Context: one part of a larger RNA
C1' cells in the first nucleotide's frame, strides 16, 4: 500500500422492517443431477449452472448409437486427359448407391469459360484435444461512485499529498476550506420514448357544422374545427416567493404550471476482479486422426424412469364454477402469405374464394369487467389428471415421438413443516392480445395494452456496497 476484523463510527441499496402476493405440499409442463441405455450428443455448476446455449429434437436439425456403405474424397485451390452432366423412366436395394435405356452439351471476344468424368501430386476435413496457450464476445461486482495521470511539495524508501477536513447531494454532485495547481476515465448533459401545448400538412385516418342517405352505418356531397397520423417548434431552468442555512452548495414550504426539483421508462456499463463463460457461433497457436477422430445412407437415441432439486402452469373455489346478454385497447403480423362474406358441421376443422404488398383489406372475438339466471359448501355443476372410443390438421411419414376436437372417465389436491422469493404506483396482484422461432408443435421467452391495491414507524439487528479510522504473527 492493499486485504481482513463476531474493532470503531458516518451513508446507502425491497438489504432488514410494514405490507400485499407466492415457491417449498398436490397433479401436470420444463431444465438439471442421478440411474439405466447399443446411444439416452456436448456445453453451463454458489450467488453470476438449472423454460440456460436451444427464438421451435418426429425425418432434416444431430454433433451420439447399431447397420449398410465411400476413400484426393460431402466441400476448396490446382490439374494432363475426357464430353457431356444434370434430369427422366426401369430394375436391385431400408436406402445410399448399383446397372439399363432416352435425352446427348451450353456460352464465347474463338483464347477459353461453365459443369461433369477421371491419372498424378500437393491437399481437403474433423461440432476430436486444450477457454489454463489466445482474439473475439459475454456474465459478474454494479449504473456501485469510483479508477487513474502530469508538474508541484513531503519521505532515504515503498508510498504520501490532490482524492483528505466543514456542508451537500442520487452521485469524486457542487460549495468552502486547504501545499496543493490542473487534467483524463467514470457522474451528470446531449440519443430514444412517454406526459402538456402550438404549427404545419390531411389520406387510407377523423366528422362538429351545412346537404343527402340508411334498418343501422363517415355510406355520400363537402368540410380541416376535433380525435389520430408524423414532422418542426414551445416547455422545467430552483427561473420566481418565503424561510433555514456561512451573503456558499443546498435544504424545506409555497406560487404559477401537463408536469418541479434527475418528470416517468429506456439505450448508455470507468479502471480492475473471478486463469469466470465460450475452441460447439466465428477466428486461431500447438498437439492428435487421415481406407478414419473425415464423409454419406436407413433406423434409433437426445422424449428412458426406484428417485432428488430448480423454474413454472393449473388447482384446493361462492371475492368463485357454469348458461345467457352486452360493451370497451393497444401493440403488432401478412403474398410459397393473411385470409373476409355465404355455406357444411356438436366442435376441431372444411367447402368458399371477396379484398389486401396493407392508417384502406384480413388475422381479429379482447379478457377480466357490466347486467339477468342458475349452483349452496360437498370433493361438489370445485378441480382437471389419468385412460377409453371417434374424429380433424400439418407434413414422404405422426408406432417409438406433434398439436387440435367431440364424448366417456374423473385422480391427487380442502392454502401447504423448516425455511425462501417478488415488489415502494399505473408498481404488486390479476384479465386477455400480439411476435419472433416456426410445415406442424408455447404453461418458456419478448413485447403490448385492461382492471387495480396495501404499506414504509425506523436503520438495532440480516445481506450487499460506498466513505474515515484502528488493529493485525496475512500479501
Nucleotide at each position: 500500500u492493499g486485504a481482513c476484523g463476531g474493532g470503531g463510527g458516518c451513508c446507502c441499496g425491497c438489504a432488514c422492517a410494514a405490507g400485499c402476493g407466492g415457491u417449498g405440499g398436490a397433479g401436470c409442463a420444463u431444465g438439471u443431477g442421478g440411474u439405466u441405455u447399443a446411444a439416452u450428443u456436448c456445453g453451463a455448476a454458489g450467488c453470476a449452472a438449472c423454460g440456460c446455449g436451444a427464438a421451435a429434437a418426429a425425418c432434416c436439425u444431430u454433433a451420439c448409437c447399431a447397420g449398410g456403405u465411400c476413400u484426393u474424397g460431402a466441400c476448396a485451390u490446382c490439374g494432363a486427359g475426357u464430353g457431356a452432366a444434370a434430369g427422366a423412366c426401369a430394375u436391385a436395394g431400408a436406402g445410399a448407391u448399383a446397372u439399363g435405356u432416352c435425352c446427348c452439351u451450353u456460352c464465347u471476344u474463338c483464347g477459353g469459360a461453365a459443369c461433369a468424368c477421371g491419372a498424378a501430386a500437393a491437399c481437403a476435413g474433423g461440432u476430436g484435444g486444450u477457454g489454463c496457450a489466445u482474439g473475439g464476445u459475454u456474465g459478474u461486482c454494479g449504473u456501485c461512485a469510483c479508477c487513474u495521470c502530469g508538474u508541484g511539495u513531503c519521505g532515504u524508501g515503498a508510498g504520501a499529498u490532490g482524492u483528505u477536513g466543514g456542508g451537500u447531494u442520487a452521485a469524486g454532485u457542487c460549495c468552502c476550506g486547504c501545499a496543493a495547481c490542473g487534467a483524463g476515465c467514470g457522474c451528470a448533459a446531449c440519443c430514444c420514448u412517454u406526459g402538456u401545448c402550438c404549427u404545419g400538412u390531411g389520406u387510407u385516418g377523423c366528422c362538429a357544422g351545412c346537404g343527402u342517405g340508411u334498418a343501422a352505418a363517415g355510406g355520400u356531397g363537402g368540410g380541416a374545427a376535433c380525435u389520430c397520423a408524423c414532422a418542426g417548434g414551445a416547455g422545467a431552468c430552483u427561473g420566481c416567493c418565503g424561510c433555514g442555512g456561512a451573503g456558499a452548495a443546498c435544504g424545506c414550504g409555497g406560487a404559477g404550471g401537463a408536469a418541479g426539483g434527475u418528470g416517468g421508462g429506456g439505450a448508455u456499463g470507468a479502471c480492475a476482479u473471478c486463469a469466470a463463460a465460450u475452441c460447439a457461433u466465428c477466428a486461431u497457436g500447438c498437439c492428435c486422426c487421415u481406407u478414419a477422430u473425415g464423409a454419406c445412407c436407413u433406423g434409433g437415441g437426445c422424449u428412458a424412469c426406484a428417485c432428488a432439486c430448480g423454474u413454472g402452469c393449473u388447482a384446493c373455489a361462492a371475492u368463485g364454477g357454469g348458461g345467457c346478454g352486452u360493451a370497451c385497447a393497444g401493440a403488432g403480423g401478412g403474398c410459397a402469405g393473411c385470409g373476409a362474406a355465404g355455406g357444411a358441421g356438436c366442435g376441431a376443422u372444411c367447402c368458399g374464394g371477396a379484398g389486401c404488398g396493407a392508417a384502406u383489406c384480413c388475422c381479429a372475438a379482447a379478457a377480466a369487467a357490466c347486467g339477468c339466471c342458475u349452483c349452496u359448501c360437498a370433493g361438489u355443476u370445485c378441480g382437471g389428471a389419468u385412460u377409453g372410443u371417434a374424429g380433424g390438421c400439418u407434413g414422404c411419414a405422426a408406432c417409438u415421438c406433434g398439436c387440435c376436437u367431440a364424448c366417456a372417465u374423473g385422480a391427487a389436491a380442502c392454502u401447504g413443516g423448516a425455511a425462501u422469493c417478488g415488489c415502494u404506483a399505473g408498481u404488486a396482484a390479476u384479465c386477455g392480445c400480439g411476435g419472433a422461432u416456426c410445415a406442424c408443435c408455447a404453461u418458456g421467452c419478448c413485447g403490448c395494452g385492461g382492471u387495480g391495491a396495501a404499506u414504509a414507524c425506523a436503520u438495532u439487528c440480516u445481506c450487499g456496497g460506498g466513505g474515515c479510522u484502528u488493529g493485525u504473527a496475512c500479501a
The prediction has a mean pLDDT of 84. A computed fold for a 475-nucleotide part of an RNA from Anaerovibrio lipolyticus, annotated as small-subunit ribosomal RNA, 3' major domain. Taxonomically the source falls in Anaerovibrio (Bacteria, Bacillota, Negativicutes, Selenomonadaceae). Rfam family: Bacterial small subunit ribosomal RNA.